[in-house]
This record gives sequence, structure tokens and C1' cells, in this order.
RNA sequence: CAGGAUGAUGCGGGAGAGACUGGGACCGUCCGUGAGAGGCGGCCCGGCGCCGACGGAGCAACCGCCCCGGAAACUCUCAGGCACCAGAACCGUGUCGUCAGG
Repeated sequence: CAGGAUGAUGCGGGAGAGACUGGGACCGUCCGUGAGAGGCGGCCCGGCGCCGACGGAGCAACCGCCCCGGAAACUCUCAGGCACCAGAACCGUGUCGUCAGG
């Protein structure tokens, strides 16, 4: 010195699958003079169906110091998720750090 690899972090983009269904103490809200029943949403416990790009696990191309180990966006779905929101592998970009290079 400008670019490379890598870790963290800010910003932007970022898919899939039931706004399914049964029940319920409760909370909020709507209607109502009130009682009260009902509707909607939240929350909790189930039922069946489904998703895969947080995590986890399995096999493996391949790689290595080849005893053995590292390994996916493949596979499985334990957890997780299935309107919106959130999250999200991965991609781009800024900053900081580390490593190697000229």
C1' cells in the first nucleotide's frame, strides 16, 4: 500500500409451511340500562396436517497432519416455526480487530 482470508458488529435484501381445529381459569375489547349470552384478539393445554435457511443430529462428495479427524444449501425433524410482527442460512456494504501477502 491496495486488495485477499477470517471474527465481531451497524445498515439493506432475505424463503418455506393451517389467519386449521377442540377445550379453558383468565386478560383486553365490541354490543347492552343492567344481568347476560355472543363475537374478536391475547394467553394456556391438546388433535390432525405441514415447513426447513436459527440450533441439533445423520450420511457423504471432497479435504487433511490420512491412527484418525474436518466436512453441505443433501437427509431427519428432537427443539424451533406455519396471517402480520419477530427470527432467519446466505448475499451486498460500512467500521473495528486478527492473519498471511507485495

A computed fold for a 102-nucleotide RNA, annotated as Glycine riboswitch aptamer. Rfam family: Glycine riboswitch aptamer. Rfam links the family to the GO term glycine biosynthetic process. The coordinates come from a structure-prediction model, not an experiment, and the mean pLDDT is 76.